[in-house]
This record gives sequence, C1' cells and structure tokens, in this order.
RNA sequence: UCUCGACAAGGGCACCCCGUCCGAAAGGGCGGUCCGCAAAGCCACGGGUCUAUCGCCGCGACGCGGCCACGACCGCCGGGCCACCGAA
Repeated sequence: UCUCGACAAGGGCACCCCGUCCGAAAGGGCGGUCCGCAAAGCCACGGGUCUAUCGCCGCGACGCGGCCACGACCGCCGGGCCACCGAA
C1' cells in the first nucleotide's frame, strides 16, 4: 500500500416518528429522536423503485382517466471516487 473487519480504541452517521420550512407530488432542508449502519461518506454512470407539475391522448368534458421524467430515492442493488483504526 492492497485485501480484510475484532466482544479492540477513538469516534461518526441517524430509520420510523414528531415539529417546522421548501416542493404539484415523490421527496428534501433544519431541530428533536435513535431503528440500525465498517462506508448508512460522496457521485444519478448502469439496473431498479417512487411521484406525474408540464406535455400528449381519450371521455359522458372547465373535470376525470391513461401514458410519460426533464423530477426524486446512494438507508434498493451494482459501479466509480475519497476515507478513521489495525486484531486474526
């Protein structure tokens, strides 16, 4: 240095939920909380999942239905990048 991950050490993050703000929504920010996580650090590159404002189409039509990411999720998986410690 690479791989690996312990009944090690120092730590880190923070599910659900609650409050509040942004957003059409999915979801995200902040605060509380702490299910868990050895990358639960970062990246939307591939797969997957979620939402459907706009747009298109339809209808019995000022509404409803269908399709659709340019939106979202890295705590869904893969991949890429960075990284604390050092037992076996």
The RNA shown here (c-di-GMP-I riboswitch aptamer) has 88 nucleotides and comes from a Nitriliruptoraceae bacterium.
It was read from a public genome assembly, where an Rfam model found it.